RNA sequence: CGAGCAGACUGAACAGCUGCGGACACAGUUCGAAAGGGCGUGCCCGAGGAAAGUCCGAGCUCCACAGGGCAGAAUAGCGGCUAACGGCCGCCGGGGGCGACCCCAGGGAAAGUGCAACAGAGAUAUACCGCCGGAAACGGUAAGGGUGGAAAGGCGAGGUAAGAGCUCACCAGCGUGCGGGGAACCGCACGGCUCUGCAAACCCUAUUCGGAGCAACACCGCAGAGGAACAUAGAGCGCCUGCCCGGCGCGUUCCGAGAAGGUGGCGUCGAGCCUGGAUGGCAACAUCAGGCCAAGAUAGAUGGCUGUUCACGACAGAACUCGGCUUAUAGGUCUGGUCGCAUA
Repeated sequence: CGAGCAGACUGAACAGCUGCGGACACAGUUCGAAAGGGCGUGCCCGAGGAAAGUCCGAGCUCCACAGGGCAGAAUAGCGGCUAACGGCCGCCGGGGGCGACCCCAGGGAAAGUGCAACAGAGAUAUACCGCCGGAAACGGUAAGGGUGGAAAGGCGAGGUAAGAGCUCACCAGCGUGCGGGGAACCGCACGGCUCUGCAAACCCUAUUCGGAGCAACACCGCAGAGGAACAUAGAGCGCCUGCCCGGCGCGUUCCGAGAAGGUGGCGUCGAGCCUGGAUGGCAACAUCAGGCCAAGAUAGAUGGCUGUUCACGACAGAACUCGGCUUAUAGGUCUGGUCGCAUA
């Protein structure tokens, strides 16, 4: 210098004017039966790394719940982290890459059932060609050919009529033993010789799982309607009716439920956030120290204009809250490895 790998960060900047939502403070005013709301001034705060998909795991709330089973769903090497997880970290095994590094739905196929198209003689069993024996019929043979993703473990030697783990060495697999490791697993020795693949087919094994979700849920609640107690006299009020008489109608208190409307839940002292913090750990993470309190609507705010600058701006917009995963994302920055070439 080129190519490539892994991780982290950023997501136009500054100034002025103005608008909108919210907290607090101060003054009133107005609407409303009330609860509560609107309007003014000052001051402060006001979207994201994914606020998204709603796919997992929780908090919170209500309902259900003696115990056991069936069905269903999810997960599947080992150890650790975490409130928990199907998440994360480390390791093991397998696969890919020269390498940095990346990928794995990674339990069980001698419990049973099923499937293996086409091709091929034959797909768990076979004899089409070939080879050997035989006159032939037929028999032996999985070594060679051919088909296929897969054909009796691979390869070499011996052996044989020709062949074959039939025998032997090495390698792969299985079993047993010993050793190492916390475990997955690894190494060595011995043994009989070898049993196809698919469980992202049914199935079997182990573990976990009650349901609904903030429009959850809790509270307040005028009038009208319901129930109970007391009274049914007088007084008062309304209407006929402007006034008098007269007539008609209307009692009080309490209770629980409750449409509209309102408040809480809901802006949070929290599994909280920040620090090129400290300590322990390979790491996920844990402990400690210091600092911080950071949008909160309910028809739903976060916008606009002007000026300057640049690399000329991607995906995108909170709605109960967290931890993850996944998906979208223009451009830019930093760190640490790898390979190649060149030079010293």
Molecule: Bacterial RNase P class A